[in-house]
C1' cells in the first nucleotide's frame, strides 16, 4: 500500500417568516408571551415482563413453546463465557446441538442389493450348462456394511496384529458440558425427529377501545347579569372572534359522550468511580427528553455541502427479527506485498 474480519457512532447542518399539539403564565374570554414536540428501527407484532379485568381447591388430558454446560437479569425462545460440531491461510463467523437397539413412516430415480447384499470381477470344482467360496477391486448412489497398511488365504474377508475410529471400565483435570491418558472388547445392525413420536422443562385467557371515576351532553331559540362606544387578530382599513346562569323546544344518553383518569418518571437517560473475561452489577453527581382521541410535529423561502436512504408515536418496558443513501470513529485485529 492492497484486500478483509470484529465493534460502536451518526444518518443533512444553520438561519428567517407562518401554522399546529401539549406544558407554564397573564386575561373573564377571544388570544399573546416562553418553553417543548418521532424513530434506530417508531416497523412486523414473533417472544418476554409490567399493568387491567375476568377465570381458577387441586390434579390430568389435549394444545404450544423450548432442549449442550455455567451465568447474566424482573423475566424470556434474549445475552455472555465455555464446550462439542461444521467452514476459513486468518482475524472470525455460524449451529433448533437430548433420545434412530420404545415403536412407526419415508429413503423417488439409479443400483444386483437401501437393512441387510453376488451385477461384474477374483478363486475352487465341472467337459459344459452351471454350482460352491469370496465384500480385495469395479459399477449406482447423498449414503454400500469402520479407515487405510501388514500379514494371511485357492482368492478373500478384523480372519489376525498395529495406528486411527467405535462401545464399555478406571484414573486424572474441570463447577460442569467436556478434555487427556490407561486398560479391555474384533466391534452385525445405514440415514432421517423443523417426519409421526418419547423423554425432560415451562405455559389460564384477553389485551389501554383492558379498565376505573363523574353524572347528563348538544344543538337552536330567548331572558337576566357582567366587564363594553370595550379587548384581541391586523402595518392599517374592512371584516370576523370574545363570558356566566336560566327557561323553551330538537336530537342523544341514562351508565353513555366531543368529560376526567388510565397517559407518561420509568426493571427511565447520561458521566464519572469500582467490582466482574463479559452479559451485567454497585455507588455518586447529573438529568426530565412527544402524549394526541380523529388524532399535533407541517409549509415556503435563503444559505452550504456530502444533495440527503429506510420510514411516522398511540399504555409501558426487555429483547429478536425486518428495511436502510452515505459518512464517521475505534481495535498491541488478520493475511499478502512493498520500503527502511
Nucleotide at each position: 500500500c492492497g484486500a478483509g474480519c470484529c465493534g460502536a457512532u451518526c444518518g443533512u447542518g444553520c438561519g428567517g417568516c407562518c401554522g399546529c399539539g401539549c406544558g407554564g403564565c397573564g386575561g373573564a374570554a377571544a388570544c399573546g408571551c416562553c418553553g417543548u414536540g418521532a424513530g434506530g428501527a417508531a416497523a412486523g407484532u414473533c417472544c418476554g415482563a409490567g399493568c387491567a379485568c375476568c377465570g381458577c381447591a387441586g390434579a390430568g388430558c389435549a394444545g404450544g413453546a423450548c432442549g449442550c454446560c455455567g451465568g447474566a437479569u424482573a423475566a424470556c425462545g434474549u445475552c455472555c463465557g465455555g464446550u462439542g460440531g461444521a467452514g476459513g491461510c486468518g482475524a472470525c463467523u455460524c449451529c433448533a446441538a437430548g433420545g434412530a437397539a420404545a415403536g412407526u413412516g419415508c429413503a423417488a430415480c439409479a443400483g444386483a442389493a437401501a437393512c441387510a447384499g453376488a451385477c461384474c470381477g477374483c478363486a475352487g470344482a465341472g467337459a459344459a450348462a452351471u454350482c460352491u467360496g469370496u465384500a480385495a477391486g469395479g459399477a449406482u448412489g447423498g449414503a454400500a456394511a469402520g479407515g487405510g497398511g501388514a500379514g494371511g488365504u485357492a482368492a478373500g474377508a478384523g480372519c489376525u496384529c498395529a495406528c486411527c475410529g467405535c462401545c464399555g471400565c478406571c484414573g486424572c483435570g474441570g463447577u460442569a458440558a467436556c478434555g487427556c491418558g490407561g486398560c479391555g472388547g474384533g466391534c452385525u445392525g445405514u440415514g432421517u425427529a423443523a417426519a409421526c413420536c418419547c423423554c425432560g422443562u415451562c405455559c389460564g385467557g384477553u389485551g389501554c377501545a383492558a379498565g376505573a371515576u363523574u353524572g347528563g351532553g348538544u344543538a337552536u331559540a330567548u331572558g337576566c347579569c357582567g366587564c363594553a362606544u370595550g379587548g384581541g387578530c391586523u402595518g392599517c382599513u374592512c371584516g370576523c372572534c370574545c363570558g356566566g346562569c336560566g327557561u323553551a323546544u330538537g336530537c342523544c344518553g341514562u351508565g353513555a359522550a366531543c368529560a376526567u383518569c388510565g397517559c407518561u418518571u420509568g426493571a427511565g437517560c447520561g458521566c464519572a468511580u469500582c467490582g466482574g473475561c463479559g452479559a451485567c452489577g454497585a455507588u455518586g453527581c447529573g438529568u426530565c427528553g412527544a402524549g394526541a382521541u380523529a388524532g399535533a410535529u407541517g409549509g415556503c423561502c435563503g444559505c452550504a455541502c456530502a444533495c440527503g436512504a429506510c420510514a411516522g408515536a398511540a399504555c409501558u418496558c426487555g429483547g429478536c427479527u425486518u428495511a436502510c443513501a452515505g459518512a464517521u470513529c475505534g481495535g498491541a485485529c488478520u493475511c499478502g506485498g512493498a520500503u527502511a
Predicted 3D model of a 340-nucleotide RNA (Bacterial RNase P class A). The coordinates come from a structure-prediction model, not an experiment, and the mean pLDDT is 79. Its Rfam family is "Bacterial RNase P class A". Rfam links the family to the GO terms dimeric ribonuclease P complex, ribonuclease P activity and tRNA processing. The model forms 93% of the base pairs in the Rfam consensus.